[in-house]
This is a predicted structure of an 87-nucleotide RNA (transfer RNA) from a Gemmatimonadaceae bacterium.
């Protein structure tokens, strides 16, 4: 330098145009159970911004920036990071 794969919430990871902020698991928090723990079970649980005393509500965010579309994590382009292979 070339070809191909991957980049999704704290972590793993599904999703491949429409009710998906987004499944599922882990971690974490609360509860039940227990003499106490573990396990199991039940519930909760992303971040930024705006509003709010709070509870909560609204909105944006799927590596970054553009584009296509009524509609994009999903399609297209460029770039960044990463893995494998080739030279």
């Nucleotide at each position: 330098g070339g070809a191909c794969g991957g980049g999704u919430g704290u972590c793993c990871g599904a999703g491949c145009g429409g009710u998906u902020g987004a499944a599922g698991g882990a971690a974490c928090c609360g509860g039940u159970c227990u003499c106490g723990a573990a396990a199991a079970c039940c519930g909760g649980c992303g971040u930024g911004c705006c509003g709010g005393a709070a509870a909560c509500g609204g909105u944006a965010c799927c590596g970054u920036g553009g584009g296509u579309u009524c509609g994009a994590a999903u399609c297209c382009c460029a770039c960044c990071c990463u893995g494998u292979c080739c030279g």

Description
NCBI's taxonomy places the organism under Bacteria, Gemmatimonadota, Gemmatimonadia, Gemmatimonadales, Gemmatimonadaceae.